A computed fold for an 82-nucleotide RNA from a Desulfarculales bacterium, annotated as transfer RNA.
RNA sequence: GCGAGAGUGGCGGAAUUGGCAAACGCGCUGGACUUAGGAUCCAGUGGAGUAAUCCUUGGGGGUUCAAGUCCCCCCUCUCGCA
Numbered sequence: 001g002c003g004a005g006a007g008u009g010g011c012g013g014a015a016u017u018g019g020c021a022a023a024c025g026c027g028c029u030g031g032a033c034u035u036a037g038g039a040u041c042c043a044g045u046g047g048a049g050u051a052a053u054c055c056u057u058g059g060g061g062g063u064u065c066a067a068g069u070c071c072c073c074c075c076u077c078u079c080g081c082a
Base pairs, nucleotide, nucleotide: 001081002080003079004078005077006076007075010026011025012024019065027045028044029043030042031041032040046055047054048053058074059073060072061071062070
């Protein structure tokens, strides 16, 4: 340089055909249990805000009533070829 794949909460990771973003697990917080801790069980847990509400899928732009998903450019990582 060329080709292919990937980037989503604190972490892993799901999201079928463009139609409620974040299921599920881990972690964390509170509680039960325990002398205490661990394990187990119950509840909560993206960000801002008192709230209503707004924002969030690597960055920017486009299409669309509607984009994590489609199109274009860029960044980073992985694999292959040279």
Record summary
It matches the Rfam family "tRNA". Rfam describes the family as follows. Transfer RNA (tRNA) molecules are approximately 80 nucleotides in length. By type it is a transfer RNA. The coordinates come from a structure-prediction model, not an experiment, and the mean pLDDT is 80.